The RNA shown here (TPP riboswitch aptamer (THI element)) has 103 nucleotides and comes from Maricaulis maris.
The model forms 95% of the base pairs in the Rfam consensus.
The source organism's lineage runs through Bacteria, Pseudomonadati, Maricaulales, Maricaulaceae and Maricaulis.
[in-house]
RNA sequence: AUGAGUUCCAAGGGGUGCCCGCGCAUGUUGCGUCCGGGCUGAGACUUCACCCUUAGGACCGGAUCCGGGUCAUGCCGGCGUCGGGAUGGAGCGGGGAAUGGAC
Numbered sequence: 001a002u003g004a005g006u007u008c009c010a011a012g013g014g015g016u017g018c019c020c021g022c023g024c025a026u027g028u029u030g031c032g033u034c035c036g037g038g039c040u041g042a043g044a045c046u047u048c049a050c051c052c053u054u055a056g057g058a059c060c061g062g063a064u065c066c067g068g069g070u071c072a073u074g075c076c077g078g079c080g081u082c083g084g085g086a087u088g089g090a091g092c093g094g095g096g097a098a099u100g101g102a103c
Stems, first nucleotide, its partner, number of pairs: 001099001005092006011053004017039005022032004059084003065078004
């Protein structure tokens, strides 16, 4: 400055991409990632984690979509006031939660 969240418990929902090297298989593109390195992200076998739960942009569909950018990608933006999508309890909070900025 802004102005409604936030913590805990229980329950539920959700994601597994891309590039280089290596190895294996193979008619050439797949597989391995409990092989090494790199990119984005909260999370890319992290899983006793992370995010989200209707005030729902977690996540899925449209989508083999459109624009920009990248070595490359579901990287960024659009689409999007679209169509779907998983909740109850307790405490604290306009006598100021949470977030951001300056010093």